[in-house]
């Protein structure tokens, strides 16, 4: 110069003028000061906070699922391990256990898991037949064999030598696989030795098995105030009433008026916004992240505010819009700015 990688950052800037919302103030005119996002989104995980239930354990159900660590938690971040993909910077994995048990492996294929012989390969042993120069050749059949070949996503270790009739873990020697040590690590898991024998395909986002975790609802959660009007509950006071029922008494039910009590509904006020907070410097840790000082105050509505006009300059402006609250995680997204880093070319 070119091609990429991994991380961070900005989201139109400034000025007037009109408006809209909270909050303080006010001489009620107005006046200051604050007023959306990195995602405020899905509402997927996690907590916090309120109400409800609970002694403890246990079942069932749900999640997580290499290791260490950070954290209020986590399905998140960090930093390692293993395994895949990149020439490399980097990326990407639900990454426990399949010798604890049950199920599955379409379709092809002879065989799909105490597996198989369709093409082949062998005739050493037994046996027929042919041929013979009698040395032995040839062609079957009993039979052997999985080395090649052809199915498949996968074929029961893989390479290479030996070996053999032809072939095999049948033998060794490397890989892999197990297993026992040993060395390094906190682990995970690596590396090294010995042994052992080829036995133990693949699926757990299939039932299962193991190890930890998890009570349920939500701010329409929950509290305080609390009416008219219509029920409830108590007490008195007066005729010993009135209506109904019944032939009637007795009973029984409903009924007046006074005052208290309580719950509930309409409305209001709370909950709300200072919190695991932001920013700085130091300090510990590779890091996530922790701790100490200093500073800052940064929406809080309830029909629900953040928007128009103008006027400049510019690279002509995306996605989107708080509703208890906070860590994440994924989704969208106009340009464009910094850092750090790989591989190319090419000069010097």
């Nucleotide at each position: 110069g070119g091609a990429g990688c991994g991380g961070g950052c900005c989201a139109g800037g400034c000025a007037g003028c009109c408006g809209c919302u909270g909050c303080g103030u006010u001489u009620c005119g107005g006046c200051g000061c604050g007023g959306a996002g990195g995602a405020a989104a899905g509402u997927c995980c996690g907590g916090g906070c309120u109400c409800c239930a609970c002694a403890g354990g246990g079942c069932a159900g749900g999640g997580u699922g290499c290791c260490a660590g950070g954290u209020a938690a986590c399905a998140c971040c960090u930093g390692g391990g293993c395994g895949g993909c990149g020439c490399g910077a980097g990326c990407c994995g639900a990454c426990g256990g399949a010798a604890a048990g049950u199920g599955c492996c379409a379709c092809a294929g002879a065989g799909a898991a105490c597996a198989g012989a369709c093409c082949g390969c062998c005739c050493a042993c037994g046996u027929a037949c042919c041929c013979u120069u009698c040395g032995g050749g040839g062609u079957g059949c009993c039979g052997g064999c999985a080395a090649g070949g052809g199915u498949g996503a996968a074929a029961c270790g893989g390479u290479g030598c030996g070996g053999u009739a032809a072939g095999a873990g049948c033998g060794c020697a490397c890989c892999g696989c197990g297993u026992c040590g040993a060395u390094g690590g906190c682990a995970a898991c690596a590396u090294c030795g010995g042994c052992g024998g080829c036995a133990c395909g693949g699926c757990a986002a299939a039932c299962c098995c193991c190890a930890c975790c998890c009570g349920g609802a939500g701010c329409a959660a929950g509290g305080c105030c609390g009416a008219a009007u219509a029920g409830g509950g108590g007490a008195g006071c007066a005729a010993u009433g009135g209506u109904g029922u019944g032939g009637c008494c007795c009973g029984c039910a409903c009924u007046g008026c006074u005052c208290c009590c309580g719950g509930g509904u309409a409305g209001g006020c709370u909950g709300c916004u200072c919190g695991a907070g932001g920013u700085g410097c130091g300090c510990g840790g590779c890091g996530a992240c922790g701790c100490g000082c200093a500073u800052c105050c940064c929406a809080g509505a309830g029909g629900a505010a953040u928007g128009g006009c103008u006027g400049u300059c510019c690279a002509c402006g995306a996605c989107a819009g708080a509703a208890c609250c906070c860590g994440g995680c994924u989704u969208a997204u106009c340009g464009g700015c910094c850092c750090g880093c790989u591989c190319c070319c090419a000069c010097c």
The RNA shown here (Bacterial RNase P class A) has 348 nucleotides and comes from Thiohalospira sp.
The source organism's lineage runs through Bacteria, Pseudomonadati, Pseudomonadota, Gammaproteobacteria and Thiohalospira.
The model forms 95% of the base pairs in the Rfam consensus.
RNAcentral records the identical sequence in 2 taxa.
Model confidence (mean pLDDT): 77 of 100.
The sequence is in RNAcentral, with records from ENA.
It is recorded under the gene name rnpB.